[in-house]
Molecule: Glycine riboswitch aptamer
Organism: Phenylobacterium zucineum
RNA sequence: CCGACUCUCGCGGGAGAGAUCUUCCAAGGCCUCCGGGCCGCGGAGGGAGCCGAAGGCGCAACCGCCCCGGAAACGCUCAGGCAAAAGGACCGCGCGGGCUGA
Numbered sequence: 001c002c003g004a005c006u007c008u009c010g011c012g013g014g015a016g017a018g019a020u021c022u023u024c025c026a027a028g029g030c031c032u033c034c035g036g037g038c039c040g041c042g043g044a045g046g047g048a049g050c051c052g053a054a055g056g057c058g059c060a061a062c063c064g065c066c067c068c069g070g071a072a073a074c075g076c077u078c079a080g081g082c083a084a085a086a087g088g089a090c091c092g093c094g095c096g097g098g099c100u101g102a
Base pairs, nucleotide, nucleotide: 002101003100005098006097007096009094010093011092012091013090020047021046022045023044024043025042028039029038030037031036049082050081051080055078056076057075058074062070063069
């Protein structure tokens, strides 16, 4: 000096699935014959349904000669999610760092 891999940060892209039903609380608002009634941002719990791309778990084929083991965009759906926003595996670019090679 150049390259591979990798990490943080910044920018851009980035899918799926009921703005589901119900109980309680409730910012605030409306009506009132003043007894009360109604709507309701938002929050918590429950029911059935659904999605897979945070995280987690699994391995038929595959790699590893066998055993043991490894991993995914595959499978499960514990967790998470099901308007928008947010989040988001992963991809691209950029600054910087780590490690390694020539």